[in-house]
RNA sequence: GCUCAGGUAGCUCAGUUGGUAGAGCGGCGGACUGAAAAUCCGCAGGUCGCAAGGUCGGAACUUGCCCUGAGCA
Numbered sequence: 001g002c003u004c005a006g007g008u009a010g011c012u013c014a015g016u017u018g019g020u021a022g023a024g025c026g027g028c029g030g031a032c033u034g035a036a037a038a039u040c041c042g043c044a045g046g047u048c049g050c051a052a053g054g055u056c057g058g059a060a061c062u063u064g065c066c067c068u069g070a071g072c073a
Base pairs, nucleotide, nucleotide: 001072002071003070004069005068006067007066010025011024012023013022019056027043028042029041030040031039049065050064051063052062053061
């Protein structure tokens, strides 16, 4: 330099027929307990890497750029 995969909540990831962004863990509050742990219930937390394009509508399509990983040279 070229090709491919990925970038979504604090972490690990889902979301692929384009139509209000989710799960587990973690955090906070409550129940339970003599007190904890475990368990159960609830709550908060995200400009979906950045920008542009087409679309009534984009996390998802197109283009450029940035970052990470793999392969080739």
This is a predicted structure of a 73-nucleotide RNA (transfer RNA) from an Oscillospiraceae bacterium.
RNAcentral holds the sequence, with entries from ENA.
Its mean pLDDT, the model's own confidence on a scale to 100, is 84.
It matches the Rfam family "tRNA". About the family: Transfer RNA (tRNA) molecules are approximately 80 nucleotides in length.